Source information:
Predicted 3D model of a 111-nucleotide RNA (SAM riboswitch aptamer (S box leader)). The sequence was found by an Rfam model in a public genome assembly. Rfam family: SAM riboswitch aptamer (S box leader). Rfam links the family to the GO term regulation of gene expression. Model confidence (mean pLDDT): 76 of 100.
RNA sequence: GUUUUAUCGAGAGCGGUGCGAGGGAAUUGGCCCGAUGACCACCCGGCAACAGCUAGCUAUUUGCGUCUAGCGAGGUGCCAAAUCCAACUGCUAAAAGGCAAAAGAUAAAAU
Numbered sequence: 001g002u003u004u005u006a007u008c009g010a011g012a013g014c015g016g017u018g019c020g021a022g023g024g025a026a027u028u029g030g031c032c033c034g035a036u037g038a039c040c041a042c043c044c045g046g047c048a049a050c051a052g053c054u055a056g057c058u059a060u061u062u063g064c065g066u067c068u069a070g071c072g073a074g075g076u077g078c079c080a081a082a083u084c085c086a087a088c089u090g091c092u093a094a095a096a097g098g099c100a101a102a103a104g105a106u107a108a109a110a111u
Stems, first nucleotide, its partner, number of pairs: 001111008013044001015043004022033003027087004045079003050075001052071005083103001089100004
């Protein structure tokens, strides 16, 4: 990188240093953030519970798997706004709109 599965309206920074003009994935439109310094990098702080560990349930037993509860700090991830919103497609609705899909992100497994 590709495939599969799961999750994505919860949560967590008015911190410090550096840099200096863009940034919010990509295209378009909207709406926001940004010289009162955004984004990014590092440090510090924090969040969650994917992986991990423990206990329980189920199971004739053991193991696997599913489920429930708890722990936790580095193998990851995250700390403006719903993945910021919408588009194209499908279903639904009188309409406004809703749902799904697609795309994307993260994790695990396989290759």